[in-house]
RNA sequence: AGUAAGGAUAGAGGUGCAAAGACCAUCAGUACACAAAAAGAGGGAAAUGAGUCCCGUUGAUGAUUGUGGAAAGGGGAAUUUGCCGAAGCUUCAAAGCGUCUCAUUCUCUUUGAAGCUGGGACUGUGUUGAAGAAACGCAGUACUGUCAUAUAGGAAGUGAAACUAUAUGAAGGGCUAUCUUACGU
Numbered sequence: 001a002g003u004a005a006g007g008a009u010a011g012a013g014g015u016g017c018a019a020a021g022a023c024c025a026u027c028a029g030u031a032c033a034c035a036a037a038a039a040g041a042g043g044g045a046a047a048u049g050a051g052u053c054c055c056g057u058u059g060a061u062g063a064u065u066g067u068g069g070a071a072a073g074g075g076g077a078a079u080u081u082g083c084c085g086a087a088g089c090u091u092c093a094a095a096g097c098g099u100c101u102c103a104u105u106c107u108c109u110u111u112g113a114a115g116c117u118g119g120g121a122c123u124g125u126g127u128u129g130a131a132g133a134a135a136c137g138c139a140g141u142a143c144u145g146u147c148a149u150a151u152a153g154g155a156a157g158u159g160a161a162a163c164u165a166u167a168u169g170a171a172g173g174g175c176u177a178u179c180u181u182a183c184g185u
Base pairs, nucleotide, nucleotide: 002183003182004181006180007179008178009177010176011175014084016083017082018081019080020079023076024075032068033067034066035065036064042055043054044053046105047104048103049102050101051100087117088116089115090114091113092112093111094110095109096108098106118144119143121141122140123139124138125137126136127135128134146170147169148168149167150166151165152164153163
C1' cells in the first nucleotide's frame, strides 16, 4: 500500500420523513335530547357462549314527524419543532383500555425481540375508513439519488484521477468527508 459489517464526528438524496398546537372543510342535519301520534314485548356488549343482575304494558327495542343539534378518529394548506431507518410494515412475547361478570376472539395503545423496505410519484388491487379523502400491504411502470463494472466523450499529454453520457447490477448494516483504533508493511 492494504485489511476490518472496526469506532467517532459531520453531511447528501427532495413533491424527503415524522410530530405538535391554532385554523378550515368533512364527519352530519348523523349520534343525542325533548315533544307528538301509531304499534306492542322485549331490552342492557365490538363478536360468540354461559351466567347473574337491572330496566320494561306507569310502554322496552326498532322505526315516523316536529324542534334543537354535537364530538372523536381520519383529512387540508401554511407555521413551528425534531430529524435522513428519517419513518413505515409484518411476526412473536408482555401489559393495558373497550361489555353487568367470566371465558374465547377481535380492534386499538405502549414496550421489547427478529425480519423486510434507498426515495418520492402514478396505475391496478386488497385491508382500514362515513368517504370518489387518506393511510398501509402487494404487483407493475417510468423517474430520481448513491456505489460498482464496462464503453464512449471531454480534459490532460507519460499515464491516471476528478467530470459528462449510455448500459448493466446492487442495497441504507449503504454512500461522501474528516479524525481515530487494531493488525500489517
Annotation:
Predicted 3D model of a 185-nucleotide RNA (Lysine riboswitch aptamer) from Lentibacillus cibarius. Of the family's consensus pairs, 98% are formed in the model. The prediction has a mean pLDDT of 81. Lineage of the source: Bacteria > Bacillota > Caryophanales > Bacillaceae > Lentibacillus.